The RNA shown here (SAM riboswitch aptamer (S box leader)) has 111 nucleotides and comes from Alteribacter keqinensis.

RNA sequence: CUCUUAUCGAGAGUGGCGGAGGGAAUGGCCCGAUGAAGCCCGGCAACCAUGUACGAACGUGUACGAAAGGUGCCAAUUCCAGCAGAGCUAGGACGCUCUGGAAGAUAAGAG
Numbered sequence: 001c002u003c004u005u006a007u008c009g010a011g012a013g014u015g016g017c018g019g020a021g022g023g024a025a026u027g028g029c030c031c032g033a034u035g036a037a038g039c040c041c042g043g044c045a046a047c048c049a050u051g052u053a054c055g056a057a058c059g060u061g062u063a064c065g066a067a068a069g070g071u072g073c074c075a076a077u078u079c080c081a082g083c084a085g086a087g088c089u090a091g092g093a094c095g096c097u098c099u100g101g102a103a104g105a106u107a108a109g110a111g
Stems, first nucleotide, its partner, number of pairs: 001111008013041001015040003021031003026081003042074003047070002050065005078103001083100006
């Protein structure tokens, strides 16, 4: 980098250093000197791994727990939209709602 599977409406700081950017990209809309990114500390969660019970019998499951290990995460639903379809209002969708998809993120596995 590519592919597969799962998840993405919950949760997490009045801390220290640092100094102007950040929210993937595009278009919006936001956050930021009442301090952005980044680093440290702290925290959240429970994907892998792990404990117990049950189950299953070649499939690697279900429930509950714990948080020492490997990751991840800590403004706004993945901040919103784009593509397709359905519905509502309307003279007309450019408005509103829903479903699916695309793109993306994270984990685990494969190449």